[in-house]
The part of an RNA shown here (small-subunit ribosomal RNA, 5' domain) has 490 nucleotides and comes from an uncultured bacterium. It matches the Rfam family "Bacterial small subunit ribosomal RNA". Gene Ontology terms of the family: structural constituent of ribosome and ribosome. The RNAcentral record of the full RNA draws on ENA and SILVA. Model confidence (mean pLDDT): 86 of 100.

Context: one part of a larger RNA
Parts: sequence; C1' cells; structure tokens
RNA sequence: GACGAACGCUGGCGGCGUGCUUAACACAUGCAAGUCGAACGAGGCCUUCGGGCCGAGUGGCGGACGGGUGAGUAACGCGUGGGUAACCUGCCUUGUAGUGGGGGAUACCCACCCGAAAGGGUGGCUAAUACCGCAUGAGCUCAUGGACUGGGAUGUUUAUGAGGAAAGAUUUAUUGCUACAAGAGGGGUCCGCGUCCGAUUAGCUAGUUGGAGAGGUAAAGGCUCACCAAGGCGACGAUCGGUAGCUGGUCUGAGAGGACGAUCAGCCACACUGGAACUGAGACACGGUCCAGACUCCUACGGGAGGCAGCAGUGGGGAAUUUUCCGCAAUGGGCGCAAGCCUGACGGAGCAACGCCGCGUGGAUGACGAAGUCUUUCGGGACGUAAAAUCCUUUCAGCAGGGACGAAGCGAGUGACGGUACCUGCAGAAGAAGCAUCGGCUAACUACGUGCCAGCAGCCGCGGUAAUACGUAGGAUGCAAGCGUUGUCC
Repeated sequence: GACGAACGCUGGCGGCGUGCUUAACACAUGCAAGUCGAACGAGGCCUUCGGGCCGAGUGGCGGACGGGUGAGUAACGCGUGGGUAACCUGCCUUGUAGUGGGGGAUACCCACCCGAAAGGGUGGCUAAUACCGCAUGAGCUCAUGGACUGGGAUGUUUAUGAGGAAAGAUUUAUUGCUACAAGAGGGGUCCGCGUCCGAUUAGCUAGUUGGAGAGGUAAAGGCUCACCAAGGCGACGAUCGGUAGCUGGUCUGAGAGGACGAUCAGCCACACUGGAACUGAGACACGGUCCAGACUCCUACGGGAGGCAGCAGUGGGGAAUUUUCCGCAAUGGGCGCAAGCCUGACGGAGCAACGCCGCGUGGAUGACGAAGUCUUUCGGGACGUAAAAUCCUUUCAGCAGGGACGAAGCGAGUGACGGUACCUGCAGAAGAAGCAUCGGCUAACUACGUGCCAGCAGCCGCGGUAAUACGUAGGAUGCAAGCGUUGUCC
C1' cells in the first nucleotide's frame, strides 16, 4: 500500500459497487421452460348463429441456451499460434430444382379389469405437418473408367450403371416441406510452444510402441478387435506423491519481479455418489430416462416418491456473508404469422459503514479572558474566542406543492423503479462526533491512585513509594463517520 474480510468502540446523509472465502453438508415451502388451435381429431363453454373462447391428448420447435458451482483435473484442460488433403452444423441468409399418387396404425375417448398409491393391462373407434410403401429425381451417394490440380488425392471435373425425397396450413398472398450448392455464426479433432512443488519418488509401460487388415465414428487414430514384430517413455526429470480449475486480469513494486485468480468477461469441468445409453443438428443431458448405492419421505408392507453447486429461504458448520421483495416497463432469450404467453436471465427495490467517492454536523463578531474543571511556587497558569451574547446562513435530514428522462417502431397506447431523481416554498442553529494514541522508534505531558501488585507491550522495555510507559482525570497529538486491533499478500 491492498482486502469478498472479521472483531472492539462509535455511527448523520447520498451516489456507485460488493456481500458463504467454511460443509461439492442436508434441505421444508414457493417460483426458476415453455410455447404453438395458422399441424390434428375429440371434449367443454359462450353466441347477435357470422363466429369466438378454453383446452387434456397426438404432433412441431425449444428444454444442449440462459442461470449455478469449482468437487475433479498438472491435462492439448487452459493460453497462444497453426493444421483439418480427417470433420459436423437445427434455426438464419443467398441460389437452383421439386412438392405427384397411395396405405396401415395409434394416443385422447368408450367399455372392462388390476393396484392403497404411483401407475398399469385387455378390447373397440378416430385424425394429422405423426408413421410407411410407390412414382419422379440433380455427380447428391456408391461402383467402374478417363482428365486436371498438387510434394502427396480420399479434392475438382466428366462418361456409364445403380440407389435415394417431400406436407401441408391459413385471413389467398403468404408461410411451410424436400433435395443440392454456397455463406455466416457455432462446434469436433490434431499439432508447435508455454503452464506449481517434491529425487528423503529413478526407473515406468502389455493395447504397452509400431505394422498391414477389419470394425466403429461426422471425422484421422490401439479408439476397439484378431494377427505379426518388440518396441515406447525417462536426470532436457519419466513414473509416483502433494497441491491446484486455466486465462483476460487483480494487488504490490521505479522496474524486473512476487503474490493472487472474489465481482465482470472467455474457456473447461461438474449437477446426491458411481455407471450407461436413448432422443436429437447438437447431450451421454442441473430442474430428461435406465441401473446400482447412500440418505430422506409416503405406504394398505405388496410397492412407490425425491435430488436448491437456479432465485429467495431453513438447519448445520463458521470469526463471517443479505429479502421466502417488485416487474416483465427496458435489454436479451424460447415459442408463435401475429396478438401474445413464458422468462428468480435481466431491470429494480430491500438489508449490511463491507469498500470507494462526495457532503454535513454551522458562519462572522465576541474578554487581558465569566462560571466550572485541572494545575500551582497560591502570585498565577491552562481549557479559551472556546462558551454565553449579538448578527447571519439553511447544505443534508424534516414538512408542503410541482414532477421527469429512461418509451423504441407511421400514429395511438405502454414505467416495476416511483410520486423516485430533480425544481420551488416553509421553519429553525435547529436533528447529526467519535476512535486511537501521547517513554524512544513516533506527532503529542502534567496531577492523583497503585507499589515487581494490578497491569502494559510491535521492538527496546515499563511497574519493587515522587511511574511523562499501569489505572483515572485535565490537557495535547493524529485520523475522522469512522477509528483501532487481528489475519493475509506485495
């Protein structure tokens, strides 16, 4: 000098920030991801009979984003620079072409049955942008052959053959759907370099290292498998152990460096613990599924339900960290043609001197100097222009009146914050100062009490009867809505 601080004493206002560093401990309750009737058929309600509304279910898109946490990870995890002749990409943009004709089911519903419940079974009916054939079809895919580029072909182009698509809706001029090509943005993967401590860890390794082959993947590859060879790494520190998310940055320092990685931003990892896949453009998926485990809850004992490291909040741990608040008005996101719906993202308010910054607690005049207190050599000295008194001012707080910007689309309408900020007026010095220190370092001294006691202390050291070092008082010094102490880093 700094802090996500804590503790003690004290505490007026405002702005902007910040706020579980510990138990990745366990969680009551509410909310945090829905939306579309312009995909579909039932059902219900209203009706001016035109139509409108609600809506479980099927279907589509979204739930892989946004939000949280840092347990794990010393690693291509991250940073930086490259490769991909080894790759993918929903929604969006551009371009080309197409959208023909059929079929069988099924949920909801109805009937019956099982179960305490969660839920499940059988039979029957029905629709679709759900599902499945058929047609057409472009080097789109595959096979064979030729040409081009290149260091290298799995690239580009071309000939022949084979294969493979679609869905409609409505307010009738839009919007969907299918295939291909390109773009943008996003991702996967590989490589060079950099990335903590320990040698009181010196050897490590069997899919291990490599090969030709097969499988698998969007994709190269021991990624996996059978076979063959015996390799591969290591004092330039392998292996093992410990610690740790990484970075932009933050703090400090003249710099070099050192320490750290809260808030904000990028990347990664995780979602009760461990494992697994499904769906999908994308997950091996925080508020999805399955299995196992621990824990909690319900139970009719047969069986079931759950996962706050989302926002609040509770218990616990701890020196220690907030409201079970308001609103979708703005920004952004999902769905929708739209109206709109949803959004604890976000915008705000609340709490906390936790931090930074700003302001105030009054100003001027006022005695050789009141009272009081302290001290004294008893003469006096100090507090001290300080007070009183006189004359002013009214910031902030208070009360009253007015009252926004933020709101943007052709117009109208639309504000949680908020009757807030701000402006004007009113009253009255009125409501607002403490904390630490005073032996030296180190700015600031006397009196009394105590008597190696009680105590102080960062170091040196004070205290055993005149203590400027303990305690109190007066005074002084330093900071100031703070001041000290403790902890940590430079």